[in-house]
Order: sequence, then C1' cells, then structure tokens
RNA sequence: UGAGCUAAGGGCAAACUAUCUGAAAAGAUAGGACGCAAAGCUAAGGGUCUAAGGUUUCAUACAGAAACUAUGAUAGCCUGGCUGCCAAUU
Repeated sequence: UGAGCUAAGGGCAAACUAUCUGAAAAGAUAGGACGCAAAGCUAAGGGUCUAAGGUUUCAUACAGAAACUAUGAUAGCCUGGCUGCCAAUU
C1' cells in the first nucleotide's frame, strides 16, 4: 500500500412505534434490529424523491386541478474525495 475466508475486541442501526421539526421529501431524539468491513464523514458527478416558491395550461359560481422546475432531500442507490479497528495471509 492492497486485500477481508476465518477470528477477537467492539461499532453502526432498516422496517416499525412515540415525540418534535418541515409545505413535502425527509430529518432529530428515544425504543427497536433488517442488515452493514467503512451502514464513519463528505452533496463533487450521476441517479432517485419532494415542489414551498416560480412558470405555463385548464377551470373560474364556489373550489381549485394538472404539468414543468431545486435553491430542498437522499451517503443504508452508484461513483468519487478524506479518515479508520484488527488475527491470519500477501
């Protein structure tokens, strides 16, 4: 530096539930474990999700409806960047 079959000490925590934040996606805290050798951090590239605000169309009696759009979100979608424990082996 690379690698991770079998270990040791451990670590994280899906779905779901409760509370809070948010327009929403989603996030935080507590419980809970589906899983994870980086399921540690990072939104740089791609993908995906949401559409408050904005634009357009329809409707217009009331009421609104639909489409597009990220500056929002997602790292447990992929790639990249940074950092990291360990027995054996190289």
The RNA shown here (c-di-GMP-I-GGC riboswitch aptamer) has 90 nucleotides and comes from Compostibacillus humi. The coordinates come from a structure-prediction model, not an experiment, and the mean pLDDT is 85. The sequence was found by an Rfam model in a public genome assembly. Taxonomically the source falls in Compostibacillus (Bacteria, Bacillati, Bacilli, Bacillaceae).